[in-house]
Predicted 3D model of a 71-nucleotide RNA (transfer RNA) from a Candidatus Campbellbacteria bacterium.

RNA sequence: GGGCGAUUAGUUAAGUGGUAUAACAUCGGUCUCCAAAACCGAAGUCGGGAGUUCAAUUCUCUCAUCGCCCG
Numbered sequence: 001g002g003g004c005g006a007u008u009a010g011u012u013a014a015g016u017g018g019u020a021u022a023a024c025a026u027c028g029g030u031c032u033c034c035a036a037a038a039c040c041g042a043a044g045u046c047g048g049g050a051g052u053u054c055a056a057u058u059c060u061c062u063c064a065u066c067g068c069c070c071g
Stems, first nucleotide, its partner, number of pairs: 001070007010024004018054001026042005047063005
């Protein structure tokens, strides 16, 4: 210098045009003498910017960060 891939909740992942989901963690409650466990409930997320579209996490461009390959 060229090519490819990844970026979603505190963490690990799913979701690939139509209200974004799970597990663990966190918080509240039930239970308990107290705590743990168990059960019930809640909060919280699409890397930045632009474009296409009635509608973008999803498609396109660009930037950033990380990883891999070629030279």

Its Rfam family is "tRNA". Rfam's curators write: Transfer RNA (tRNA) molecules are approximately 80 nucleotides in length. The coordinates come from a structure-prediction model, not an experiment, and the mean pLDDT is 85.